[in-house]
Order: sequence, then C1' cells, then structure tokens
RNA sequence: CCAGGGGGCCGGGCAGCCGCGAGCGGGGUAACCUGUUCGAGGAAAGUCCGGGCUCCACAAUACAAGGGUGGCGGGUAACGCCCGCCGGGGGUGACCCCAGGGACAGUGCCACAGAGAGCAAACCGCCGAUGGUCCUUUCGGGGACACAGGCAAGGGUGAAAGGGUGCGGUAACGGCGCACCGGGGCUUCGGUAACGCGGCCCGCACGGCAAACCCCACCCGGAGCAAAGCCGAAUAGGGGCGGCGCGCCAGCUUGCUGGCAGAUGUGUUUUGCAUCGACCGCCCGGGUUGGCUGCUCGAGCCACGGAGCAAUCCGUGGCCUAGACGAAUGGCUGCCACCGCCGAUACGGUCCCACCUGGGAUACCGUCAGCGGUACAGAACCCGGCUUACAGGCCCCCUGGCAUU
Repeated sequence: CCAGGGGGCCGGGCAGCCGCGAGCGGGGUAACCUGUUCGAGGAAAGUCCGGGCUCCACAAUACAAGGGUGGCGGGUAACGCCCGCCGGGGGUGACCCCAGGGACAGUGCCACAGAGAGCAAACCGCCGAUGGUCCUUUCGGGGACACAGGCAAGGGUGAAAGGGUGCGGUAACGGCGCACCGGGGCUUCGGUAACGCGGCCCGCACGGCAAACCCCACCCGGAGCAAAGCCGAAUAGGGGCGGCGCGCCAGCUUGCUGGCAGAUGUGUUUUGCAUCGACCGCCCGGGUUGGCUGCUCGAGCCACGGAGCAAUCCGUGGCCUAGACGAAUGGCUGCCACCGCCGAUACGGUCCCACCUGGGAUACCGUCAGCGGUACAGAACCCGGCUUACAGGCCCCCUGGCAUU
C1' cells in the first nucleotide's frame, strides 16, 4: 500500500422567529395566564419467541389431545435467546455455517436415466481351470469356439451402484488374504461433560432421506391494556322453543338446620371442595359507544472496582430521561458538518521537459467557487431477545499478499 475477517459507535449540529404535548409550581370561580423541566428508535418495524402485569378456569391425582425444543456445560425472571466448548462441513487464513437424539419399532419415498436403487442386478464386457463342440498332433500335447458355466474388478447410466488405495492370490473376479485409511466395539489416560490422543479386538461390511409420517428424551393452562377496575347515563330484570330437577329422612323454631340422593363447576377418570332449587342449550329483540384509573421508578440507565475465557454476576457512587387519546415534538431563515457532480488564464502538492527559476499535464490529494442531496424510518402497558431495513461517516482488533528497512 492492496485485499479480506470480526466487533463497536454516530447517523446531523448551532442560532433566531413563530407554533405544539406532558410533569411540577404559582395566580384565577372557571375558561385560561405564567415560571420551570422534559418531549420518539437502533431498530419505535415484523407480531416470531419469552416474561412482568390483569382477568378467567375450584384443587389434587393418573392419562389423553395439541404444541415446542433436540451435542455438552454455563448465563438469565425466562426463552426457540446469549456465552464457552465438542463434533461435522467450508475457507490459505483470520473466521463462517449446521432443525447436531433414533433408519436394528413400524410405515413411506428415492423421479428420469440405467441391467440394476431393498435385498435387487448384467448393457458394453472379463475368464477359458472344469464340462461340451471342432481342428491338429512327433500321441507328450497344442489351438479355436464362447455353448454350459464362473464374475461384477474395468467402462457406461445416475445425486447415489452397496467401503477406498495398494500388494498378493485366482482361469478370471471378489476383504479371498494382508498393509494402511475408513467403520464398529472394548479400554489406560485427559476432560464436569459432549468428546479426544493412544492401545487392543472385530467383521471385512444388509444404502440414503426423519427440514417425511413416526419413535425417544425434556418442557408447556387460556386470553390479552380492545386485559381489567371505577364513576356516570340509558333501556325492555324483554319475548319464544327445547331438555332434565324441584325427591327422601331426622330435629323443632312450621320454615329453618343437618344428612342422603341428584345436578352444575376442568378434555377424561378418581378423590375432595363449593353452589343449587335451579340450571343447561338455541333463536329474536332493546340499552350503553361518555369520563377517570390502568399510564410509567423499571428483571431501569451511567461510571468505577472486583470475580469469571465469556455471557453475566456482585459492590460502591451518581441519575430520573414522553405518557398522547383521532392522537404532541413542527414550519421558516441563516451558518456549519458530511456526501455527490462540475469548474479553475490550474491556486498548491504531484508528474514530465529543461536548468532560464521557466514551460507543459490534470489521473490522484488538498484549496476555493457553484449546484444538488443528507439513510431506514414515528412510542401508545412495560421489559429480555430474534429477524428484517439502513445514504454516509468514525474507531478498535485480527488474517493474507506486495514492497522497503
């Protein structure tokens, strides 16, 4: 200097004029006036996860349905998130990616091509030991055919052909034998563990897909601020249909108490508890669309120190930063910042010629002038994440290459 990888931050600033919303204070009967403070985001977005909070479900037990996660360990309120590590894959590397348990529980699929794709298979082919046919013979044999037979190593098809390379052996082929790799099992040692180095043994091998259904392990109530609560106001405590109850005993206070049976209350079962003289289901119709609370102090933010590889946690100190309700933070002007374009009797650097301190060039850098632009995008109960969008600018660390010293 060039190329790449990982991480973090900003994403407009200042001033003036006018105009908005909220909190707190003051004045005012009120309308309102006034002082002061604050006033959108890193994603506010998607509504994909997890919670806080609110209400509903009676509780417990055993199951079912539905859904989620899937290597190990740690973090967290929790998670499908984050961190570290293991294994696999990619890259020269820094680094990046992985829905990462099970195919020997079962079912299913592997199109087309190809001989053959779940127990299969011979298209092109190889062999000529053995049997067969033919030729020849010096009768020892030799040769040919490729019929019967043996074969899947070579070639082809394909995403994939049922381990790979090499040596030996065989008529030829084949883990048929052996060495190494690969696969499986056992095990010393290391590691919290996933797992790893090493050693020994095995069979020389019955494929792939579960982001196919499924099996296994673990986890999970529902709905959501349009939750919910209060005040006010109004109406029709409306009408119709269907189902099954309104039972028994005891006491005395003559309509109340207790018990039994029955019904209802969760998807089913059992147990308990509660309520009940009613309840359950369906259809038609009426009233209220007002106000207040919820509503912002939080698993909060910042700084420093400590522990930890890290995520994060602990301690000390400091800070309070929107709370709207048809929905506020805007408009105008000027200057600056950044980016882009274009220009300069080329202004300077730079480059070329020359050696006169001059001439020429404009790719790059700076300067000056002009013009244009300034990303993605707007809270609505609040947090922790993930995912997606983002003009431009800055910082840190790491990897590779080239050159110089």

The prediction has a mean pLDDT of 76. Bacterial RNase P class A from Qipengyuania marisflavi, 405 nucleotides, folded computationally. Its Rfam family is "Bacterial RNase P class A". By type it is a ribozyme. The source organism's lineage runs through Bacteria, Alphaproteobacteria, Sphingomonadales, Erythrobacteraceae and Qipengyuania. It was read from a public genome assembly, where an Rfam model found it. Of the family's consensus pairs, 94% are formed in the model.